[in-house]
């Protein structure tokens, strides 16, 4: 040095033929219980890697960086 995939909530991952960002577990509150855990409700957390570009409008299309993981030299 080159090719390929990947990057989304604290973690694990969804979610594309472009039109209001989701789930599980964690985290808070409440209900319960003599208490704790377990259940069940709710609430909260997302500038969707980071800069541009196309669009009326982009997590999704384009491009450059950056990183990650596997390949080829």
């Nucleotide at each position: 040095g080159c090719c390929a995939u990947c990057u989304u909530a604290g973690c694990u991952c969804a979610g594309u033929u472009g039109g209001u960002a989701g789930a599980g577990c964690a985290a808070u509150g409440g209900u319960u219980u003599u208490g704790u855990a377990a259940a069940c409700c709710a609430u909260a957390g997302g500038u969707c890697g980071u800069c541009g570009g196309u669009u009326c409008g982009a997590a999704c299309c384009c491009g450059a960086c950056a990183g990650a993981u596997g390949g080829c030299u």
The RNA shown here (transfer RNA) has 73 nucleotides and comes from a Minisyncoccota bacterium.
It matches the Rfam family "tRNA". The family's RNA type in Rfam is transfer RNA.